Molecule: transfer RNA
Organism: Candidatus Micrarchaeota archaeon
RNA sequence: GCCUCGGUAGCUCAGCGGCAGAGCACCUGUUUUGUAAACAGGGGGUCGAGAGUUCAAUCCUCUCCCGAGGCU
Repeated sequence: GCCUCGGUAGCUCAGCGGCAGAGCACCUGUUUUGUAAACAGGGGGUCGAGAGUUCAAUCCUCUCCCGAGGCU
RNA backbone atom coordinates (compact mmCIF):
# COMPACT_ATOMS: atom_id res chain seq x y z
C1' G A 1 0.00 0.00 0.00
C1' C A 2 -4.30 -3.54 -1.09
C1' C A 3 -8.39 -6.90 0.64
C1' U A 4 -11.96 -8.79 4.39
C1' C A 5 -14.55 -8.28 9.04
C1' G A 6 -15.98 -5.29 13.16
C1' G A 7 -17.46 -0.17 15.92
C1' U A 8 -25.21 -0.05 18.70
C1' A A 9 -26.63 1.24 26.82
C1' G A 10 -21.37 0.66 31.93
C1' C A 11 -19.98 -4.76 29.77
C1' U A 12 -21.21 -8.92 26.13
C1' C A 13 -24.01 -8.71 21.83
C1' A A 14 -29.00 -8.78 18.72
C1' G A 15 -31.43 -5.72 15.35
C1' C A 16 -34.21 -8.10 5.94
C1' G A 17 -35.25 0.75 4.97
C1' G A 18 -40.59 2.13 8.89
C1' C A 19 -41.12 2.68 17.53
C1' A A 20 -33.45 1.29 18.99
C1' G A 21 -33.65 -4.01 21.99
C1' A A 22 -31.93 -8.49 25.17
C1' G A 23 -28.80 -10.60 29.04
C1' C A 24 -25.67 -9.02 32.88
C1' A A 25 -24.58 -4.57 35.60
C1' C A 26 -26.79 0.07 38.08
C1' C A 27 -31.03 2.63 41.03
C1' U A 28 -35.77 2.19 43.96
C1' G A 29 -39.28 -0.83 46.41
C1' U A 30 -41.29 -5.70 48.56
C1' U A 31 -39.54 -9.84 51.32
C1' U A 32 -35.43 -10.88 55.66
C1' U A 33 -33.16 -9.55 62.36
C1' G A 34 -29.40 -8.45 58.43
C1' U A 35 -26.93 -9.80 53.67
C1' A A 36 -27.52 -12.63 49.36
C1' A A 37 -31.22 -14.82 46.37
C1' A A 38 -36.22 -14.09 44.53
C1' C A 39 -40.10 -10.76 42.93
C1' A A 40 -42.04 -5.76 41.18
C1' G A 41 -40.73 -1.22 39.02
C1' G A 42 -37.16 2.48 36.97
C1' G A 43 -33.03 5.30 34.68
C1' G A 44 -29.36 5.11 30.93
C1' G A 45 -28.05 5.62 23.53
C1' U A 46 -26.36 12.43 19.14
C1' C A 47 -26.30 3.55 16.67
C1' G A 48 -17.56 5.74 15.55
C1' A A 49 -17.49 10.96 12.40
C1' G A 50 -19.11 13.54 7.99
C1' A A 51 -21.71 13.62 3.34
C1' G A 52 -25.13 11.30 -0.34
C1' U A 53 -29.70 8.25 -1.95
C1' U A 54 -34.81 7.90 -0.07
C1' C A 55 -41.16 10.16 1.99
C1' A A 56 -38.17 7.66 5.70
C1' A A 57 -31.21 5.26 7.13
C1' U A 58 -28.39 1.53 12.87
C1' C A 59 -29.50 -0.81 7.93
C1' C A 60 -27.91 1.18 1.13
C1' U A 61 -23.54 4.33 -1.33
C1' C A 62 -18.91 7.43 -0.70
C1' U A 63 -14.89 9.57 2.36
C1' C A 64 -12.44 9.55 6.96
C1' C A 65 -11.15 7.63 12.17
C1' C A 66 -10.36 3.37 15.46
C1' G A 67 -9.73 -2.11 16.20
C1' A A 68 -8.87 -7.39 14.41
C1' G A 69 -7.22 -10.63 10.53
C1' G A 70 -4.99 -11.67 5.67
C1' C A 71 -1.80 -10.48 1.16
C1' U A 72 2.49 -8.00 -0.81